[in-house]
């Protein structure tokens, strides 16, 4: 130059005008409101998904057990985790480095296509061995898992002894289980060393079995003010001694007429609270490989609900094409300046936090593999 691996920054900035939202005044109105000013206020790294784990709120619960459901290698960090560091160990990659539902198959049950004699207390298609028959091609019966074939898997490799042929039948040497024992680690686990022929298959995102863990709903939770309605309570008047409505305001008069007013109490339309000082950002500092955690300074930073955060215009940064230029070098090339034209992504708060996953823009650090040239 080209291929990658693993992390980190960013998501342009100022200034001006015009809008919206929120907060303060301040004037008008008085059932929720309009109108002005003013501002050190108004999206994110993911506000997404809504996957997990809490806060907080209401409901249910003496305690304890069963069913259900989740988690599953060690130590740590946290409020808390199905999250995160830091390891072990198995796998994949040449590496950098990734990935892992990584507890138990020697509790007990279960399954295992096709192939294949045989798929689980194994088992005899073909070959071999022996024995009997024979019409010499073979046939029956026994005995072998060493050789062939099937398969994803066939009951330890090699070798040499043994044997009718063979077999851990028997030795030595691998490999693996399992026991002891030393030595290193907090721990998973690592290194060794010695003794048992002990050779036991897979499969627990299949039942199961252990350890841990775990009540339901989700801010439309919830609490509070409160119109009109219908149903409920109470007290007043009132039913021929006429309460109360109708005839456009009074009064006579007529006509209907049993109810009719008020208050309690309900809680719907609406409103207010919940909700913005927090397991809070920032810096700094000590501890810790690290996640993370003490301790000091500092900062108050969105809060709508028909849902605000937004347009445009000047400067300027970044990055990209071009055009022009200075300066180093023998050259490839490296270091600047000027002009001019373009680009800027995903995407948007709704009770609030940790986290995880998904979408994205650009840039930088580091470390691998590796081609060419000095």
């Nucleotide at each position: 130059g080209g291929a990658g691996u693993a992390g980190a920054a960013u998501a342009g900035g100022c200034g001006g005008u015009c809008g919206c939202g929120g907060a303060g005044c301040g004037c008008c109105a008085u059932u929720g409101g309009g109108c002005g000013c003013u501002u050190g206020c108004g999206a994110g790294g993911a506000a997404a998904g809504u996957c997990c784990g809490a806060a907080c709120a209401c409901c249910a619960c003496a305690g304890g057990g069963c069913a259900g459901g989740g988690u599953g290698c060690u130590c740590c960090c946290u409020a808390a985790c199905g999250g995160g560091g830091a390891g072990u160990c198995a796998c994949g990659g040449c590496g950098a480095c990734g990935u892992g539902a990584a507890g138990g198959a020697a509790a007990g049950u279960g399954c295992a296509a096709c192939a294949g004699a045989a798929a689980g207390c194994a088992a005899a298609c073909c070959g071999c061995c022996c024995c009997g028959u024979u019409u010499c091609g073979g046939c029956g019966g026994g005995g072998u898992a060493a050789g062939g074939g099937u398969g994803a898997a066939a009951c330890g490799g090699u070798g040499c002894g043994g044997u009718a042929a063979g077999a851990g039948c028997g030795c030595a040497c691998c490999a693996g289980u399992u026991c002891c024992c030393c030595g290193g680690g907090u721990g998973a686990c690592c290194g060794g060393g010695g003794g048992a022929g002990c050779u036991c298959g897979g499969u627990a995102a299949a039942c199961c079995c252990c350890a841990c863990c775990c009540g339901g709903u989700g801010c439309a939770a919830g609490a509070c003010c409160a119109a009109a309605u219908a149903g409920g309570g109470a007290a007043a008047c009132g039913u021929u001694u006429g309460a109360g409505g109708g005839c456009g305001g009074c009064c006579c008069g007529u006509c209907c007429g049993a109810g009719u007013u008020u208050c309690c109490g309900g809680g719907u339309c609406g409103g207010u609270c919940g909700c913005a000082u927090g397991a809070g950002g920032c810096g700094g500092u000590c501890g810790g490989u690290a996640a993370c955690g003490g301790c000091c300074g500092u900062c108050c930073c969105a809060g709508a609900u028909g849902a605000a955060u937004g347009a445009c215009c000047g400067c300027u940064g970044u990055c990209a094409g071009c055009c022009u230029u200075g300066g180093g070098g023998u050259a490839a090339c490296c270091c600047g300046g000027g002009g001019u034209u373009g680009a800027a992504a995903c995407a948007g708060a709704a009770u609030u936090c940790g986290g995880c996953u998904u979408a994205u823009u650009u840039u930088c650090u580091a470390c691998u593999c590796u081609g060419g040239c000095c």
A computed fold for a 374-nucleotide RNA from a Desulfobacterales bacterium, annotated as Bacterial RNase P class A. Rfam family: Bacterial RNase P class A. It is annotated as a ribozyme. Rfam's curators write: Ribonuclease P (RNase P) is a ubiquitous endoribonuclease, found in archaea, bacteria and eukarya as well as chloroplasts and mitochondria. A source record names the gene rnpB. The coordinates come from a structure-prediction model, not an experiment, and the mean pLDDT is 77.